[in-house]
Context: one part of a larger RNA
RNA sequence: GGUGUGCGGAGGAUGCUCUGGCGCUGAGAGGCGACGAAGGACGUGGUCAGCUGCGAUAAGCUCCGGGGAGGUGCUAACAACCCGAGAUCCGGAGAUCUCCGAAUGCGGGAACGCUGCGCGGGUCGAUUCCGCGUAAUCAUGCGAUGAAUUCAUAGUCGUAUGAAGCUAACGGGGCCAAUUGAAACAUCUAAGUAACCCCAGGAAGAGAAAGAGCCAUCGAUGCCCCCAGUAGCGGCGAGCGAACGGGGCUCAGCCUAAACCAUGUGCAUGCCAAGGCCAGACCGUUGUGCACGUGGGGUCGUGGGACUUCUGCCCGGUGCCUGGACACCGGCGCAAGUUGAAAAGCGUGGAUCUAGCCGAAGCUUCUGGAAAGCUGCGCCACAGCGGGUGACAGCCCCGUAGGCAAAAGAUCCAAGCCUUGCGAAGAAGCACCCGAGUAAGGUCGGACACGCGAAACCCGGCCUGAAUCCGGCGGGACCAUCCGCCAAGGCUAAAUACUCCUCAGCGACCGAUAGUGAAGUAGUAGCGCGAGCGAAGCAGUGAAAAGAACCCCUGUUAGGGGAGUGAAAUAGGACCUGAAACCGCACAUCU
Repeated sequence: GGUGUGCGGAGGAUGCUCUGGCGCUGAGAGGCGACGAAGGACGUGGUCAGCUGCGAUAAGCUCCGGGGAGGUGCUAACAACCCGAGAUCCGGAGAUCUCCGAAUGCGGGAACGCUGCGCGGGUCGAUUCCGCGUAAUCAUGCGAUGAAUUCAUAGUCGUAUGAAGCUAACGGGGCCAAUUGAAACAUCUAAGUAACCCCAGGAAGAGAAAGAGCCAUCGAUGCCCCCAGUAGCGGCGAGCGAACGGGGCUCAGCCUAAACCAUGUGCAUGCCAAGGCCAGACCGUUGUGCACGUGGGGUCGUGGGACUUCUGCCCGGUGCCUGGACACCGGCGCAAGUUGAAAAGCGUGGAUCUAGCCGAAGCUUCUGGAAAGCUGCGCCACAGCGGGUGACAGCCCCGUAGGCAAAAGAUCCAAGCCUUGCGAAGAAGCACCCGAGUAAGGUCGGACACGCGAAACCCGGCCUGAAUCCGGCGGGACCAUCCGCCAAGGCUAAAUACUCCUCAGCGACCGAUAGUGAAGUAGUAGCGCGAGCGAAGCAGUGAAAAGAACCCCUGUUAGGGGAGUGAAAUAGGACCUGAAACCGCACAUCU
């Protein structure tokens, strides 16, 4: 020095564990904000660095309810206190809530600097000073004022209301890549994706046929399963990729524009005969046209409506000189309603949520440090889900099944009050209306599964530019026939998508190099000018600190030896188990 065995050191693998994660399910909620948010800065405790809570009323203040013996958070000890006159704690409603931040009096290098006005405090008095309030911008309504310029308008000022900013994904829109694939690459693909921007809602969007289909029919929209990787598109390459129809989920339909009537304002024109619902009687703020506004009317494709005439139209009252018509009021009937066609709610009853409460049934022998194990004999069960307790507990504890409960706040449901609508319709005539720089055409693009193609349909830029029902559009060039439909205005629940968040539950998900980056002060420490990047040592004594009084070694609050605790101390805080590399000691053996 090697090897082997044993005993140690060092190290922290492995096993076991879980207050942390991951993925789902079912409900809820789907927003917060000038009443100052999200997020922060700085403070705040008897002592306090950090976290948590809170805000100069500062680990808190008030009220209401729950609860019932301890309490002053994580966090021990000390000190000082609180509490059956009910504390701490839990829930509901309030108060307070520095400074920054949309940040909004002005400024600013966030958490700072400076100011005007009003009121109050202070002062003998003014300023300084202190406190409270107020003072940003934009939009809209209303009002005042008011240029060039007479009226007017712009502008200015005041006032009221609203907006702004933040937010995980889902949604609509705008704008729009490249990697990549095509085994290269340019059309193509990736992909209308990512990124960026705008906007919104609890969902959004779509939606009530100028549809689809094909000579049969269907009947708003959305989503799912098929149809079907079909028909097609495609350097016919790579690839892209429907619809009809069928089966389901859910179901809901409506309002306008116009014609016509009435009325208001402005302009034009014209004027005492035209007009005034009809007849009579009578009246005396004037008719017509155009523009805009308001109310009525009207809303459809077996075309619908307006207008004129005719037939018809719940009850009572009022108006007006009378009758009819009409209008208004009341009643009756029918229907609907806050997710409405429109719009405020009110109380009543019930359900649920935000604290809680009740809740069955076991003792024992033995082993052991400890019984829940074992033995013996029982019991409950609408409860033998689960967790804890000194090892494995239905009956010890918390719970579980089941049942009960709210002063206050919230949500939902029901009927009622209430609100609103309706109380008819039909026939004939007439030819007034039925969404215009629109439809359509040309050209150039886009989008349709469809790459210009035979390329319809849809959207857009530019240039042109119709018709009003004897009308117009579509049915994949185009024409005819036939069939379907009615554009150029608008609204619309549900079925669908998502989960920052709350509650309950689940897992052939992880178990500390795993699972979130993060199980401990984690988006922390640290790094970077910055955008940003981003850990880890780091989890584990024991049932309980019973955390080792006292003695000894020593320069030592280091380490160790006794003693003591404990079942165990090779469980001693560098603490469960404690592998290997690595380092020793002892013995054996080899050279």

Predicted 3D model of a 591-nucleotide part of an RNA (large-subunit ribosomal RNA, domain I) from a Planctomycetota bacterium. The prediction has a mean pLDDT of 80. NCBI's taxonomy places the organism under Bacteria, Pseudomonadati, Planctomycetota. Rfam family: Bacterial large subunit ribosomal RNA. Rfam links the family to the GO terms structural constituent of ribosome and ribosome.